[in-house]
Context: one part of a larger RNA
RNA sequence: CUGGGCUUAAAGGGCGCGUAGGCGGGUGCUCAAGUCCGGGGUGAAAUCCCACAGCUCAACUGUGGAACUGCCUCGGAUACUGGGCGUCUCGAGGGUGGCAGGGGUAUGCGGAACUAUCGGUGGAGCGGUGAAAUGCGUUGAUAUCGAUAGGAACUCCGGUGGCGAAGGCGGCAUACUGGUCCACUUCUGACGCUGAGGCGCGAAAGCCAGGGGAGCAAACGGGAUUAGAUACCCCGGUAGUCCUGGCCCUAAACGAUGGGAACUAGCUAGUAGGGUUCACAUGGCUUUACUGGCGAAGCAAAAGUGCUAAGUUCCCCGCCUGGGGAGUAUGGUCGCAAGGCUGAAACUC
Numbered sequence: 001c002u003g004g005g006c007u008u009a010a011a012g013g014g015c016g017c018g019u020a021g022g023c024g025g026g027u028g029c030u031c032a033a034g035u036c037c038g039g040g041g042u043g044a045a046a047u048c049c050c051a052c053a054g055c056u057c058a059a060c061u062g063u064g065g066a067a068c069u070g071c072c073u074c075g076g077a078u079a080c081u082g083g084g085c086g087u088c089u090c091g092a093g094g095g096u097g098g099c100a101g102g103g104g105u106a107u108g109c110g111g112a113a114c115u116a117u118c119g120g121u122g123g124a125g126c127g128g129u130g131a132a133a134u135g136c137g138u139u140g141a142u143a144u145c146g147a148u149a150g151g152a153a154c155u156c157c158g159g160u161g162g163c164g165a166a167g168g169c170g171g172c173a174u175a176c177u178g179g180u181c182c183a184c185u186u187c188u189g190a191c192g193c194u195g196a197g198g199c200g201c202g203a204a205a206g207c208c209a210g211g212g213g214a215g216c217a218a219a220c221g222g223g224a225u226u227a228g229a230u231a232c233c234c235c236g237g238u239a240g241u242c243c244u245g246g247c248c249c250u251a252a253a254c255g256a257u258g259g260g261a262a263c264u265a266g267c268u269a270g271u272a273g274g275g276u277u278c279a280c281a282u283g284g285c286u287u288u289a290c291u292g293g294c295g296a297a298g299c300a301a302a303a304g305u306g307c308u309a310a311g312u313u314c315c316c317c318g319c320c321u322g323g324g325g326a327g328u329a330u331g332g333u334c335g336c337a338a339g340g341c342u343g344a345a346a347c348u349c
Base pairs, nucleotide, nucleotide: 003321004320005319006318007303008302012317014201015200016199017198021194022193023192025088026087027086028085029084030083031082033081034080035077036076037075038074039073040072041071042070049065050064051063052062053061054060091191092188093187094186095184096183097182098181103177104176105175106174107173108172109171110154114150115149116148117147118146119145120144121143125136126135162169163168206247207246208245209244210243211242215241216240220236221235222234223233258316259315260314261313262312263311266294267293268292269291270290271289272288273287274286275285276284277283298305299304322349323348324347331342332341333340334339
């Protein structure tokens, strides 16, 4: 001496459930496996170390000692870890009573807008742009009124606001259904945390089968622009976007910050509750959970972070180890395919 790290330098798994494993609250008794002490046995020789000796010295060699940090066994100790038995309630869970919510699934309904069709009015333009043109229009467009049909999305409320593990979730009603939060000293009595594998969920795009198709719109066609314009702008427009069932499994899946627990100044705003004060109200004080802003100490290369930590510690998992080559090749595995997951090296700087 016996790594250091992961917001932005390489590095947190997209998210959850959970198997093995690792780790695990208070207290009493007990065992003595880990742990500690002592005794015995063994730990070949050589080597290493120490002392002395032999070759003129040294290397080398010889003699003696020490050591061989280990293992086995016997006896003892019991603070801690562990095993067993008992007990407790503060961790965890249940019960009772409440609150809030775009949490999820299904069904039904609504209005505005849009497009199409039909009818009325009307009669030459409309549309579009930087300017135009393509396009639409006397077979009557645009505009305007009425009717019918269709599909998709839900203005305002709306918020630095809410809910969800994440992806994500926004008109209204009903049914079914998940979770959080608050209060109660009502029950169980450590039942807990994490989680390699595994299983499930997972935006958009994409794929398969069947529907649907208003608007929008990759591809594609045309008009412009331009030196050119496979673009930006304009006129059209098909997949797709929507529904049902089945796949795909990726993302700047981001807080670029894994989960759990404890502790560590304040000020301020919001959301959902509880308690208390006052004759009542407005309000004040106080206490939980969540969501923001500022900020002490601390931390940090700095930016910043700062009870929602990136502070101080503990437990468990994932990951990193110079740039390029390369998320490539190969093998394996999954997929209908697209491709996903796992994942190098030569060489080069």
Small-subunit ribosomal RNA, central domain from an uncultured bacterium, 349 nucleotides, folded computationally. The full RNA is in RNAcentral, with records from Greengenes. It matches the Rfam family "Bacterial small subunit ribosomal RNA". Model confidence (mean pLDDT): 90 of 100.